Transfer RNA from a Bacillota bacterium, 77 nucleotides, folded computationally. Its mean pLDDT, the model's own confidence on a scale to 100, is 81. Its Rfam family is "tRNA". Gene Ontology term of the family: triplet codon-amino acid adaptor activity.
């Protein structure tokens, strides 16, 4: 160069045939419990869904384009 995967909460994933409010665990932060701290409970907060445009009433999901990380191949040495 040229294919194929990947990119949602701090981390590690889920998200169905497009559906109207985007979750989960673990970690945060308060609070119970304990002499204190773990561990357990119980509540909380933290998302532009990798940027950008379209398509549609409606997009995390289709499409197009850049782009993050990953594996192959082909070139060069």
């Nucleotide at each position: 160069g040229u294919g194929g995967g990947u990119g949602u909460a701090g981390c590690u994933c889920a998200g169905c045939u497009g559906g109207u409010u985007a979750g989960a665990g673990c970690a945060c932060c308060a609070g119970a419990u304990u002499g204190u701290g773990g561990c357990u409970c119980u509540g909380g907060g933290g998302g532009c869904c990798g940027g950008g445009g379209g398509u549609u009433c409606g997009a995390a999901u289709c499409c197009c384009u850049c782009u993050u990380c990953u594996c192959g191949c082909a070139c060069c040495a």